[in-house]
Predicted 3D model of a 681-nucleotide part of an RNA (large-subunit ribosomal RNA, domain II) from a Campylobacterota bacterium. Its Rfam family is "Bacterial large subunit ribosomal RNA". The source organism's lineage runs through Bacteria, Pseudomonadati and Campylobacterota. The RNAcentral record of the full RNA draws on ENA. Its mean pLDDT, the model's own confidence on a scale to 100, is 85.
Context: one part of a larger RNA
RNA sequence: GCCUGCGAGUUGCGUUCGGCGGCAAGGUUAAGGAAAUCCGGAGCCGAAGCGAAAGCGAGUCCGAAUAGGGCGCUUAGUCGCCGGAUGCAGACCCGAAGCGAAGUGAGCUAUCCAUGAUCAGGUUGAAGCGGGCGUAAAAACCCGUGGAGGACCGAACAGACGGCCAUUGAAACGGCUCCUGAUGAAUUGUGGAUAGGGGUGAAAGGCCUAUCAAACUUCGUGAUAGCUGGUUCUCUCCGAAAUAUAUUUAGGUAUAGCCUCAUGAAGCAAGCAUAGGAGGUAGAGCACUGAUUAGGCUAGGGCGGCGUCAAGCUGUACCAAACCUUGUCAAACUUCAAAUGCCUAUGCCCAAGCCAUGGGAGACAGGCGGCGAGUGAUAAAAUCCGUCGCCAAAAGGGCAACAACCCAGACUACCGGCUAAGGUCCCCAAGUCAUCGCUCAGUGGAAAAGGAUGUCGAAUUACUCUGACAACUAGGAGGUUGGCUUAGAAGCAGCCAUCCUUUAAAGAAAGCGUAACAGCUCACUAGUCUAGUGAUUCGGCGCCGAAAAUAUAACGGGGCUAAAGCGAUGCACCGAAACCGUAGAUUUACGCUGAUGCGUAAGUGGUAGGAGAGCGUUGAUAACAGCGUCGAAGGCGUAUCGGUAAGAAGCGCUGGAGCGUUAUCAAGUGAGCAUGCAGGC
Numbered sequence: 001g002c003c004u005g006c007g008a009g010u011u012g013c014g015u016u017c018g019g020c021g022g023c024a025a026g027g028u029u030a031a032g033g034a035a036a037u038c039c040g041g042a043g044c045c046g047a048a049g050c051g052a053a054a055g056c057g058a059g060u061c062c063g064a065a066u067a068g069g070g071c072g073c074u075u076a077g078u079c080g081c082c083g084g085a086u087g088c089a090g091a092c093c094c095g096a097a098g099c100g101a102a103g104u105g106a107g108c109u110a111u112c113c114a115u116g117a118u119c120a121g122g123u124u125g126a127a128g129c130g131g132g133c134g135u136a137a138a139a140a141c142c143c144g145u146g147g148a149g150g151a152c153c154g155a156a157c158a159g160a161c162g163g164c165c166a167u168u169g170a171a172a173c174g175g176c177u178c179c180u181g182a183u184g185a186a187u188u189g190u191g192g193a194u195a196g197g198g199g200u201g202a203a204a205g206g207c208c209u210a211u212c213a214a215a216c217u218u219c220g221u222g223a224u225a226g227c228u229g230g231u232u233c234u235c236u237c238c239g240a241a242a243u244a245u246a247u248u249u250a251g252g253u254a255u256a257g258c259c260u261c262a263u264g265a266a267g268c269a270a271g272c273a274u275a276g277g278a279g280g281u282a283g284a285g286c287a288c289u290g291a292u293u294a295g296g297c298u299a300g301g302g303c304g305g306c307g308u309c310a311a312g313c314u315g316u317a318c319c320a321a322a323c324c325u326u327g328u329c330a331a332a333c334u335u336c337a338a339a340u341g342c343c344u345a346u347g348c349c350c351a352a353g354c355c356a357u358g359g360g361a362g363a364c365a366g367g368c369g370g371c372g373a374g375u376g377a378u379a380a381a382a383u384c385c386g387u388c389g390c391c392a393a394a395a396g397g398g399c400a401a402c403a404a405c406c407c408a409g410a411c412u413a414c415c416g417g418c419u420a421a422g423g424u425c426c427c428c429a430a431g432u433c434a435u436c437g438c439u440c441a442g443u444g445g446a447a448a449a450g451g452a453u454g455u456c457g458a459a460u461u462a463c464u465c466u467g468a469c470a471a472c473u474a475g476g477a478g479g480u481u482g483g484c485u486u487a488g489a490a491g492c493a494g495c496c497a498u499c500c501u502u503u504a505a506a507g508a509a510a511g512c513g514u515a516a517c518a519g520c521u522c523a524c525u526a527g528u529c530u531a532g533u534g535a536u537u538c539g540g541c542g543c544c545g546a547a548a549a550u551a552u553a554a555c556g557g558g559g560c561u562a563a564a565g566c567g568a569u570g571c572a573c574c575g576a577a578a579c580c581g582u583a584g585a586u587u588u589a590c591g592c593u594g595a596u597g598c599g600u601a602a603g604u605g606g607u608a609g610g611a612g613a614g615c616g617u618u619g620a621u622a623a624c625a626g627c628g629u630c631g632a633a634g635g636c637g638u639a640u641c642g643g644u645a646a647g648a649a650g651c652g653c654u655g656g657a658g659c660g661u662u663a664u665c666a667a668g669u670g671a672g673c674a675u676g677c678a679g680g681c
Base pairs, nucleotide, nucleotide: 001681002680003679004678005677006676011089012088013087014086015085016084017083018082019081020080021079022078023077026045027044028043032039033038049056050055059071060070061069062068092230093229095227099220100219101218102217103216104215110194111193112192113191114190115189116188117187118186119184121153122152123151124149128145129144130143131142132141157181158180159179162177163176164175165174196212198208199207200206233614234613235612236611237610238609243256244255245254246253247252258362259360260359261358262357263356264355268353271348272347273346274345275344276343277342283336284334285333289330290329291328294325295324296323298320300319301318302316303315304314305313306312366391367390368389369388370387371386372385374383375382396407397406398405411584412583413582414581416580417579422574423573424572425558426557427556431571433570434569435568436567437566438565444560450544451543454541455540456539457538458537459536460535461534462533463532471528472527473526474525475524477501478500479499482496483495484494507522510521511520512519585604586603587602588601589600590599591598592597615670617667618666619665620664621663622662623661624660626659627658634654635653636652637651638650640649
């Protein structure tokens, strides 16, 4: 891991509601006797309530009250059985870490006690002592002797620093090698002592039998677990919530909201239309509250002048209230002011909408998308509200793939039809469809500010056959080198002025240039040429801007250019579990019908959950003058038959002794999952 078996809402006593039954203003017995269709009426519930009570009583309490109000009265209960839920019990099952009690342990290990044992060999050479030397005597020194030491080296023994191996090991701590101590606080044998909030501890919370921040065993014990996991057959009807309030509450719970079932009342709800209302959002506005642009006017202030400190007078290219003109802004501004929504009334419309009472819930972690706000960075698949939808609990088609987007809500069957979204060159079902345009960028098939004689369309305006635009030819002058400044300043460093003349035209000069001049262009003019040229605005489609990590990889792919891209128009087709058709099942309502059926109408996605109807297993009772060695149960097989399903027969083989059908009843009643339990492999 698989297979087989086992494996989880039970039972008792109460309460409450429903169904069925008995009796009924009553109902019923318990223990027990006992073995009866019996006795037992103790007790319990009900038939009367109100008041704290005394108490009164269809009333009573408060009260001064014959007032008013509260609670009552104008009947229905009770006892069983079955079912739902609930209380107390282990209370659906498994699961703690733990707490307590009584015991068992020091054959491991910690420390201690008693009594024994062990430490090859080698080295060093303390004190003391003897002698020498030395001294006044000493000390010191030298030689010898001596044999100290938690002394040295190193086996046994004890330990365990590093490395390698091992790591489903040879081993639940080992092997090899290196290493440390090795006369000591050394090591070790035997016997003994200390025990669980206790011991022992050269102290690591270490050790106390592979167990230690409180051992192990049994018991309390089925501790408790607002937590995790699991909870076994089928079909039918309906079908949620992830909110509010409260909570030592936030992943729990209670009440309400939302689901379901029963009973009752009623035609009340929702939707639509019409009419009437309340309101201050969107927008808008500036009349208020504030903010705010420019200008005017003018208090006040600043700065300056005059004035003896002053008072005062005065100037101002400074700041500026109020006021006027002008242009704006606001969730906590409003002179205004919608659309929706909300309330009321009337009408229409509806089988499952609303209301009341009662039984049963689940749920109170929500998520994404659109719209309206807050928080945030007008970030987030962020967060918090409102509102609608979907997912949750929804399958099918589309979006390449993709809970939530688009289409659409799957009772069953069909090798029938028609459509939706989306599509129709091939992958791939259906147009290489028709007409008119656009795009050349593979744009389509990712992106901004910004940039650009891309290209198409629309519009305004200027010039133009009295000749425009471009090109070419020619001119582009004189006063004058304007004045100033300057070393110089001559159109062209800078400042001021910017005139006049000749002209077809020509700036006291738009650019290059020179030290300054010079020189080259331009504006402007004529000629040549000839028909459009220039500027601006708006719109369509494109271009640049454009760098990322394994591999094209930013159309799903192939591939696509008068398209297979984009815009517009049209027709056709494909396309879903939608809709229709045919057949069938089932629910509810209605009608017909003796029943049962038939018909009509509307339904039949579904998690938590509510309600209903069934299948199967084991056993009990009864019936079937049931089946069975002429082969029961069980097992294997089966294109049989019947059922919507759970399932049920028949037949064949196996098996070898019991079993079934119908009715009713009772449950140790259904397995795939609990890191489930046992066995097998």